Model confidence (mean pLDDT): 81 of 100.
Transfer RNA from a Streptosporangiaceae bacterium, 72 nucleotides, folded computationally.
[in-house]
RNA sequence: GCGCCGCAAGCAUGACGGGUGAUGCACUGGACUCUUAAUCCAGGGAACGGGGUUCAAGUCCCUGGCGGCGCA
Numbered sequence: 001g002c003g004c005c006g007c008a009a010g011c012a013u014g015a016c017g018g019g020u021g022a023u024g025c026a027c028u029g030g031a032c033u034c035u036u037a038a039u040c041c042a043g044g045g046a047a048c049g050g051g052g053u054u055c056a057a058g059u060c061c062c063u064g065g066c067g068g069c070g071c072a
Base pairs, nucleotide, nucleotide: 001071002070003069004068005067006066007065010025011024012023013022019055027043028042029041030040031039048064049063050062051061052060
């Protein structure tokens, strides 16, 4: 330099035909407990940047960034 794949709460992952973004752990509050832990209930928190298509984009297209793999 070229090709391919990936990027989503703090972390790990799921979703689909383009139609209100989910789960576990973590975090916060509460219940329980002599206390802590465990358990239970509730809550906050997210699509790498920019542009395009569309009534509507995490999803499709373009471009840039970062990471991984392969080739040179």
The sequence is in RNAcentral, with records from ENA. Its Rfam family is "tRNA". Rfam describes the family as follows. Transfer RNA (tRNA) molecules are approximately 80 nucleotides in length.